[in-house]
RNA sequence: GCCCCCGUAGCUUAGCGGUAGAGCGAGGGCCUCGUAAGCCCUAGGUCGGGGGUUCGAAUCCCCCCGGGGGCU
Numbered sequence: 001g002c003c004c005c006c007g008u009a010g011c012u013u014a015g016c017g018g019u020a021g022a023g024c025g026a027g028g029g030c031c032u033c034g035u036a037a038g039c040c041c042u043a044g045g046u047c048g049g050g051g052g053u054u055c056g057a058a059u060c061c062c063c064c065c066g067g068g069g070g071c072u
Stems, first nucleotide, its partner, number of pairs: 001071007010024004018055001026042005048064005
């Protein structure tokens, strides 16, 4: 220098054009003499950044940033 993959909640991740979900974690409640476990509820997301296409973009296109891998 060229090519490929990845970037979504604190962490691990799903979602592939039509309201952003889950598990763990966090906070609260129930239960218990108390703790743990179990059950219920809640909060938490400029979807890496910018631009474009579209009635509508996490999703498609372009540029950039970061991470990983391959070739020379």